Transfer RNA from Nocardioides sp., 74 nucleotides, folded computationally.
RNA sequence: GUGACUGUGGUGUAGCGGGUCUGCACGCCAGAUCGUGGCUCUGGAGGUCCUCGGUUCGAUUCCGGGCAGUCACC
Repeated sequence: GUGACUGUGGUGUAGCGGGUCUGCACGCCAGAUCGUGGCUCUGGAGGUCCUCGGUUCGAUUCCGGGCAGUCACC
């Protein structure tokens, strides 16, 4: 340089035949329990879904540009 794939809370991920409030696990905060700040249980906070545009009544989802990462080829 060429091609393909990926980008979603702090971390790992689900959701992508457009429409409900983005869900789960770990972590974090508070409480309960307990000899213990561990285990277990309950509740809570935290996401402008990489970014900028387009299509649409409506975009995490479709299209285009950009950025970042991974893989293959050169």
Background: It matches the Rfam family "tRNA". The family's RNA type in Rfam is transfer RNA.